The RNA shown here (transfer RNA) has 76 nucleotides and comes from a Sphingobacteriia bacterium. It matches the Rfam family "tRNA". It is annotated as a transfer RNA. Its family is annotated with triplet codon-amino acid adaptor activity in the Gene Ontology. The sequence was found in a public genome assembly. The source organism's lineage runs through Bacteria, Pseudomonadati, Bacteroidota and Sphingobacteriia. Its mean pLDDT, the model's own confidence on a scale to 100, is 82.

RNA sequence: GUUCCUAUAGCUCAGUCGGUGGAGCGUUGGUCUUAUGAGCCAAAGGUCGGGAGUUCGAGCCUCCCUAGGAACACCA
Numbered sequence: 001g002u003u004c005c006u007a008u009a010g011c012u013c014a015g016u017c018g019g020u021g022g023a024g025c026g027u028u029g030g031u032c033u034u035a036u037g038a039g040c041c042a043a044a045g046g047u048c049g050g051g052a053g054u055u056c057g058a059g060c061c062u063c064c065c066u067a068g069g070a071a072c073a074c075c076a
Base pairs, nucleotide, nucleotide: 001072002071003070004069005068006067007066010025011024012023013022019056027043028042029041030040031039049065050064051063052062053061
C1' cells in the first nucleotide's frame, strides 16, 4: 500500500427480508430472610464508532473517515 473482518446498554453479545432497538450478567429500588446471599417483581441505562448518501422509512444498503484485528504485497 491492497483486500477482508470487527465497532450495538457498565461488561459479554444477539438483532432474520430495511418497518416501535433486545438478552444474560451487573446496577438501583421493592419483596422475601433474624441477617447476608439466593429467589421473585420493577426500574434506570443507547449519538447502534463519526459523517454523508439512497429510501416513505437505515443498526441493516452505498461512499468517505476513525479505532482495533487478519491476510497478502512492497522494502536487500